Predicted 3D model of an 85-nucleotide RNA (Glycine riboswitch aptamer).
RNA sequence: GUGGCUCUGGAGAAGCUCAAUGACGAGUACCGAAGGUGCAAGGCGGCCUGGCCGCUGAAUCUCUCAGGUAAAAGGACAGAGUAGA
Numbered sequence: 001g002u003g004g005c006u007c008u009g010g011a012g013a014a015g016c017u018c019a020a021u022g023a024c025g026a027g028u029a030c031c032g033a034a035g036g037u038g039c040a041a042g043g044c045g046g047c048c049u050g051g052c053c054g055c056u057g058a059a060u061c062u063c064u065c066a067g068g069u070a071a072a073a074g075g076a077c078a079g080a081g082u083a084g085a
Base pairs, nucleotide, nucleotide: 004082005081006080007079008078009077014028016027017026018025029069030068031067035065036063038061042056043055044054045053046052047051
């Protein structure tokens, strides 16, 4: 330094509408911090000397597929501890 485990902190957004009352469904609006999608510079290659094409290419950016919109749970990330390889 890396992953695992434990503890602590940890945001956003309708406790909406309809149906149902054997508990699961549909619709509208919204959020961005599990996971996932997209890509700028750069790099590589092709065409073969002109910048065009292809591949690659990060995020808390972007999309909103998944997820979520009282509490609880989850939660990127941060701090502390712990046993290993």

Rfam family: Glycine riboswitch aptamer. From the family's description: This family represents the bacterial glycine riboswitch. It was read from a public genome assembly, where an Rfam model found it. Its mean pLDDT, the model's own confidence on a scale to 100, is 78.